[in-house]
RNA sequence: UAUUCGCAUGGCGAUGGAGUUCGCCACGAACCGCCGGCCGACGGCUGAUGACUCCUACGGGUUC
Numbered sequence: 001u002a003u004u005c006g007c008a009u010g011g012c013g014a015u016g017g018a019g020u021u022c023g024c025c026a027c028g029a030a031c032c033g034c035c036g037g038c039c040g041a042c043g044g045c046u047g048a049u050g051a052c053u054c055c056u057a058c059g060g061g062u063u064c
Stems, first nucleotide, its partner, number of pairs: 009026005016055006033045004
């Protein structure tokens, strides 16, 4: 100096916050949705979660 492993810590998992849990990454990284299309431009679609629960925002239905 490079690589690998362990521990600790930090970051990340397509739109907000919190708890629990799982996975990934080590700053040269993880991550940055899908479909159509001339794969460029452009057009269309789902979801506030990686998963579960709660809150907030948004959307739909019913009742007063």